[in-house]
Molecule: c-di-GMP-I riboswitch aptamer
Organism: Gammaproteobacteria bacterium
RNA sequence: UUCUGAUAAAGGCAAGCCCAACUGAAAAGUUGGGUACGCAAAGUCACCGGUCUAAGGGGUAUCACUCUAUGACGGCGGGGCCGCCGGA
Numbered sequence: 001u002u003c004u005g006a007u008a009a010a011g012g013c014a015a016g017c018c019c020a021a022c023u024g025a026a027a028a029g030u031u032g033g034g035u036a037c038g039c040a041a042a043g044u045c046a047c048c049g050g051u052c053u054a055a056g057g058g059g060u061a062u063c064a065c066u067c068u069a070u071g072a073c074g075g076c077g078g079g080g081c082c083g084c085c086g087g088a
Stems, first nucleotide, its partner, number of pairs: 002088004012039002016035008037075001043081003047078003050073003056068004
């Protein structure tokens, strides 16, 4: 440096739920504490695909519906970058 491995060792993260506070139109997210579904990158990045939302904008058949991302999801998949330990 490359490949590979988690049923090893030392560690790490924290789904969901509970309590408190906060941001956003919403989806969703943030902080602190508890618990622990799981994860070999569940570290990081919206580049590609996919999914969610529709404030604003458009359409419209009378008030509801519908389209749309510039919003969101990195614990949906791919990919880039960084990275502990063991083995080859």